This is a predicted structure of a 73-nucleotide RNA (transfer RNA) from Paramecium tetraurelia. Lineage of the source: Eukaryota > Sar > Alveolata > Oligohymenophorea > Paramecium. Its Rfam family is "tRNA". From the family's description: Transfer RNA (tRNA) molecules are approximately 80 nucleotides in length. Model confidence (mean pLDDT): 81 of 100.

[in-house]
RNA sequence: GCUGAUGUAGCUCAGUCGGCAGAGCGGUUGGCUGUUAACCAACAGGUCGAAGGUUCAAACCCUUCCAUUAGCG
Numbered sequence: 001g002c003u004g005a006u007g008u009a010g011c012u013c014a015g016u017c018g019g020c021a022g023a024g025c026g027g028u029u030g031g032c033u034g035u036u037a038a039c040c041a042a043c044a045g046g047u048c049g050a051a052g053g054u055u056c057a058a059a060c061c062c063u064u065c066c067a068u069u070a071g072c073g
Stems, first nucleotide, its partner, number of pairs: 001072007010025004019056001027043005049065005
């Protein structure tokens, strides 16, 4: 330099056809109890890597860029 993959909650990841952003773990609060752990319930936590475009509507489609990673040279 060329090509591909990945980027979504603190962490690991879903969301495959464009139509209210989710799960598990973790966190907080409450319940349960002699206490803790476990268990049960609720809650908080996201400018969906960045910018632009298409669209009534974009995490999702298109363009460029950034980061990580794999391959080729």